[in-house]
RNA sequence: AAUUUGAAAAGCCACACCCGUUGUGAGACGGGGCCGGAAAGCCAAGGGUCUUAAGAGAUUAAGAAAGCCGGGUUACCAUA
Numbered sequence: 001a002a003u004u005u006g007a008a009a010a011g012c013c014a015c016a017c018c019c020g021u022u023g024u025g026a027g028a029c030g031g032g033g034c035c036g037g038a039a040a041g042c043c044a045a046g047g048g049u050c051u052u053a054a055g056a057g058a059u060u061a062a063g064a065a066a067g068c069c070g071g072g073u074u075a076c077c078a079u080a
Stems, first nucleotide, its partner, number of pairs: 003080001005078002012037002017032006035067001041073003046069002049064006
């Protein structure tokens, strides 16, 4: 340096829920919080989910979520 693996520790992230702000909404942001996480960092390009609008419907358009699955990419600690 590259690759494999995740037993432990440091540090990190933060479900539900509560408070505040914000959005028509799914949701987002800040604070608290802890179910959990070895990529629960980033990417909405694939499948699926959710919202809004239009449509009789099929569907179309615009959005949301990376902590649903699969994938791309970068990285900490330890291990072989």